A computed fold for a 265-nucleotide RNA from Ectobacillus sp., annotated as Bacterial large signal recognition particle RNA. Its Rfam family is "Bacterial large signal recognition particle RNA". Rfam links the family to the GO terms signal recognition particle, plasma membrane targeting and SRP-dependent cotranslational protein targeting to membrane, signal sequence recognition. From the family's description: The signal recognition particle (SRP) is a universally conserved ribonucleoprotein involved in the co-translational targeting of proteins to membranes. Rfam classes the family as a non-coding RNA gene. It is recorded under the gene name ffs. Taxonomically the source falls in Ectobacillus (Bacteria, Bacillota, Bacilli, Caryophanales).

[in-house]
RNA sequence: CCGUGCUAGGCGGGGAUGUAGCGGCGCCCUGUACUCGCAAUCCGCUCUAGCGAGGCUGAAUUCCUUUUAGAGGUUAUUUUGCUGUAAGGUCUGCCUUGCGCAAGUAGUGUUGAUGUUUGGGUCCUGCGCAACGAGAAUCUGUGAACCUUGUCAGAUCCGGAAGGAAGCAGCAAUAAGCAGAAACUCUCGUGUGCCGCGGGAGUGCCUGAACGGAGCUAACUACGUAAGUAACGCUUAUGGCAGAUAAUCGACGGAAGGUGCACGG
Numbered sequence: 001c002c003g004u005g006c007u008a009g010g011c012g013g014g015g016a017u018g019u020a021g022c023g024g025c026g027c028c029c030u031g032u033a034c035u036c037g038c039a040a041u042c043c044g045c046u047c048u049a050g051c052g053a054g055g056c057u058g059a060a061u062u063c064c065u066u067u068u069a070g071a072g073g074u075u076a077u078u079u080u081g082c083u084g085u086a087a088g089g090u091c092u093g094c095c096u097u098g099c100g101c102a103a104g105u106a107g108u109g110u111u112g113a114u115g116u117u118u119g120g121g122u123c124c125u126g127c128g129c130a131a132c133g134a135g136a137a138u139c140u141g142u143g144a145a146c147c148u149u150g151u152c153a154g155a156u157c158c159g160g161a162a163g164g165a166a167g168c169a170g171c172a173a174u175a176a177g178c179a180g181a182a183a184c185u186c187u188c189g190u191g192u193g194c195c196g197c198g199g200g201a202g203u204g205c206c207u208g209a210a211c212g213g214a215g216c217u218a219a220c221u222a223c224g225u226a227a228g229u230a231a232c233g234c235u236u237a238u239g240g241c242a243g244a245u246a247a248u249c250g251a252c253g254g255a256a257g258g259u260g261c262a263c264g265g
Base pairs, nucleotide, nucleotide: 001265002264003263004262005261006260009057010056011055012030013029014028015027020046021045022044023043024042034054035053036052037051038050063258064257065256066255067254068253072249073248074247075246076245078244079243080242081241082240083239084238085237086236087235088234093232095228096227097226098225099224100223103221104220105219106217107216108215115211116210117209118208119207120206121205122204123200124199125198126197127196128195129193130192131190132189133188134187135186136185138181139180140179141178142177148173149172150171151170156165157164158163
C1' cells in the first nucleotide's frame, strides 16, 4: 500500500414550549437521513444517554474536533411605519358662533366724510274741511165715490118774483200715500284722507339748510379674546401586523486537522 472480517461510531439536526433539570411524543424551521411498542390531565431518566426490541452501514466525501457560515426561532428595551378600539374640547390644529380691532381688500367721501346746530315729513291726538254711507228737505209724475178745496152740468131746497142756499158727477189743484230724480241745502255716522290749524312724542328712517374740513363703514381676509364641537389631525392608554437595533440559541453547507482492531498478501 492492497484485500477480507470485526469494533467504536453513525442511521438527521435545531428552536420555542413544558420541566427542579435532561431527553422524547406534540408544534415550528431546515432537510430527506431504518423498523416496531410507550407517551401532554404525559412517557422515561437524575446529570448529559429517551426507555425496550430488532435491522442496515462502518474507519472514511459518510465518524470526531476546530473554524467559517448563517436559513430560522426566542427575548429585550428603545424605536419606525400601517391599522383597530377607548378616552380627552382646561394639550391641540381644522370647523362653527359671539365680541373687539382696523393691518389689507372692498364700498363711500372735496358733486363735502365723522361731528355740531336747526327746519320738515313719517308717529299719537284735538278741531275744522272733504269723501263715503244713510235719512230728510226740494223738484217731477201719480194720487181722494163720501168723511179736502175751487168751479160746480143735471137734479134738489127756500122765495110771489128777483135771487139765494146746500151740493152729486165731471174737470182742475192738493192732503196722506206711491214712484222717480243729475245738481243744490240740512242732519247723523264712519280707525275714508292728510287738505288746513293746533298740541304732544322723538332720533328709528327720509329730506332741506348752516358751521366745519378728511375721513367713515365693518361686508370679506388677517389679528385678539370668550365659548362650542371628538368627524379628521393632535394627546393618552391598550391591541394587531410589518420593520430597525441589541442579545441569545442555531440547522443545511464550506475549509482544515485527527482517528481503531485482527488476519493475509